[in-house]
Context: one part of a larger RNA
RNA sequence: GGAGUAAGAUGGAUACCUUGGUACCGGGAGGCGAUGAAGGACGUGGUAGGCUGCGAUAAGCCUUGGGGAGUCGUCAAACAGACUUUGAUCCAAGGAUUUCCGAAUGGGGUAACCCAGUGUGGGUAAUGCCGCACUACUUACAUCUGAAUCUAUAGGAUGUAAGAGCGAACCGGGGGAACUGAAACAUCUUAGUACCCCGAGGAAGAGAAAGCAAUCGCGAUUCCCUCAGUAGCGGCGAGCGAAAGGGGAAGAGCCCAAACCGAAUGAGUGUCAAGCCUGUGGGCGUUGCUCAUCCGGGGUUGGAGGUCUGGUGAAUGCCAAGCCACAGCGAGGCGGAAAGAGUUCGUUUCUUAGAGGAAUAGUUCUGGAAAGGCUGACCAGAGAAGGUAAUAGUCCUGUACUCGAAAGGAAACGGAUCCUUUCUUCGUCAGACCUGAGUACCAUCGGACACGAGAAAUCCGGUGGGAACCUGGGAGGAUCACCUCCUAAGGCUAAAUACUACCCGGUGACCGAUAGUGAACAAGUACCGUGAGGGAAAGGUGAAAAGAACCCCGGGAGGGGAGUGAAAUAGAACUUGAAAUCUUAUUCCU
Numbered sequence: 001g002g003a004g005u006a007a008g009a010u011g012g013a014u015a016c017c018u019u020g021g022u023a024c025c026g027g028g029a030g031g032c033g034a035u036g037a038a039g040g041a042c043g044u045g046g047u048a049g050g051c052u053g054c055g056a057u058a059a060g061c062c063u064u065g066g067g068g069a070g071u072c073g074u075c076a077a078a079c080a081g082a083c084u085u086u087g088a089u090c091c092a093a094g095g096a097u098u099u100c101c102g103a104a105u106g107g108g109g110u111a112a113c114c115c116a117g118u119g120u121g122g123g124u125a126a127u128g129c130c131g132c133a134c135u136a137c138u139u140a141c142a143u144c145u146g147a148a149u150c151u152a153u154a155g156g157a158u159g160u161a162a163g164a165g166c167g168a169a170c171c172g173g174g175g176g177a178a179c180u181g182a183a184a185c186a187u188c189u190u191a192g193u194a195c196c197c198c199g200a201g202g203a204a205g206a207g208a209a210a211g212c213a214a215u216c217g218c219g220a221u222u223c224c225c226u227c228a229g230u231a232g233c234g235g236c237g238a239g240c241g242a243a244a245g246g247g248g249a250a251g252a253g254c255c256c257a258a259a260c261c262g263a264a265u266g267a268g269u270g271u272c273a274a275g276c277c278u279g280u281g282g283g284c285g286u287u288g289c290u291c292a293u294c295c296g297g298g299g300u301u302g303g304a305g306g307u308c309u310g311g312u313g314a315a316u317g318c319c320a321a322g323c324c325a326c327a328g329c330g331a332g333g334c335g336g337a338a339a340g341a342g343u344u345c346g347u348u349u350c351u352u353a354g355a356g357g358a359a360u361a362g363u364u365c366u367g368g369a370a371a372g373g374c375u376g377a378c379c380a381g382a383g384a385a386g387g388u389a390a391u392a393g394u395c396c397u398g399u400a401c402u403c404g405a406a407a408g409g410a411a412a413c414g415g416a417u418c419c420u421u422u423c424u425u426c427g428u429c430a431g432a433c434c435u436g437a438g439u440a441c442c443a444u445c446g447g448a449c450a451c452g453a454g455a456a457a458u459c460c461g462g463u464g465g466g467a468a469c470c471u472g473g474g475a476g477g478a479u480c481a482c483c484u485c486c487u488a489a490g491g492c493u494a495a496a497u498a499c500u501a502c503c504c505g506g507u508g509a510c511c512g513a514u515a516g517u518g519a520a521c522a523a524g525u526a527c528c529g530u531g532a533g534g535g536a537a538a539g540g541u542g543a544a545a546a547g548a549a550c551c552c553c554g555g556g557a558g559g560g561g562a563g564u565g566a567a568a569u570a571g572a573a574c575u576u577g578a579a580a581u582c583u584u585a586u587u588c589c590u
Base pairs, nucleotide, nucleotide: 001589002588003587004586005585006584007583008582009581015575016540017539020511021510022508023507024506025505026504027503028502029500030499031166032165039101040100041099042055043054044053046079047078049075050074051073061095062094063093064092065091066090070083071082072081106115107114108113116135117134118133119132120131121130122129137163138162139161140160141159142158143157144156145155170201171199172198173197174196175195181188185235211218212217222249223248224247225246226245232240233239253492254491255490256436260297261296262295264293265292266291267290268289269288275284276283277328278327279326280325281324282323302470304435305434306433307432308431309430310429311428312427313426314425317334318333319332322329335424336423337422338421339420340419342417343416344415345414346413347412348411349410350409351408352407354403355402356401360376361375362374364373365372377394378393379383385397386396387395441465442464443463444462445461446460447459448458451477472487473486474485475484476483527534528533547574550561551560552559553558
């Protein structure tokens, strides 16, 4: 030096474990905020560093319930001192307090700081000083004021109300890429995706046919399955890609504008008057008429519908304005009926604490320990699960099942009340009037439709033209005719559908510490960066600390005894303890 054997050192793989993750399912909730949020800074404990809680009333204060013996959060033990069957700690509901920053809002500002004004109170001989309240902006409404400039308007002041900011995804809208694919690339694709902005809700959007269909018919919208990778579109390349119809989920329909009637205000006009519901007789007469604005009634559709006037048929709860009398007509009102998504009360159910809840013994074996073995019982609407010194239906917590709320929340139902809506006359005939205009449509240029300009309908927009008026108008994929369907240019609308930051319950041929979240641990921490931002490593003694008194070596670290323990090669650098690597001892060879 090599080969081996043995015992160790180092190291932390592997095995086992799990407090943490992850994906999904069911239910709840779907917002918080000027009554100051989200998120923070600084404080707050007898001793107090982090975390948690809380806010100068500061690990807490009050009330109402639950609960029933210990308690003063945690890492994390200790000392000191307290509280508690006159019910503490703890759990739930409601309330009080809630520094400073932050939309931050009195002004400023380098966030958590600085400096005020007005009113009012305290204090001082007086000033300084201190406490409390208010003082941002925008919009709407109201009131009071008020220029140039007479009326007015602009402007100003005050009051009341609302808004502002944050939040995971889902949703609507306004903008809107490129890499990529086409085996290059330009139309095309990626994709109306990513991303930016605006806005809203618990869902949003859509929605009661100017729709489909096809000679039969359907009857708002939304979502799912299918139709169908079909019809089509497409440098007819790559690719893109319907709809009707059928089957399901859900199911709900309504309101304006206009004609017409009436009131008010303003302007104009108006005396042989017109007009004052009609007839007759009286009476009044700046009351009238036209236009504009606004309000109330009316009315809401395609089988066209409605309004007014006139005729006609049937029907009728009561009252009644309308200059006066009589006769009629009669707006409207009262009453009645029905519906509703407002308010309030009650009941029930659910929810935010909880309570009850069956049944095992064996000095019998092994063992440190019985829940294991053996023997013999029992319960079961409970043999889900977890814990207990190994594997427990019957030890503990629980589980099935049953019960429970002073206070808060949710839903359903019922009552009352207010408000709103509808009906309380409808049909029929004739005539007139009304039925959404710079709209439809056309030209041109773009965009959206599965549809790339195409034969290109349909929908939306820029620019320029520009209708009809129900004997009207639109659509049925150029266009025309016939036929059929529908009624644009106003609006609202639950459910079925989408999502999950958050709460509760559950499940897994999901992970098990280089995995699973970045994070099982002081984790968005330490650390890095001026900053935007980037971003770790790190789990396991034992059943129980019983965590090694005492002695010895040593300055200590560390070790040897002793002791604990089933075990100490379980000794805190602590379960198991692989490999690389190293040491010691020894055998053989050289």
Molecule: large-subunit ribosomal RNA, domain I
Organism: Candidatus Aerophobota bacterium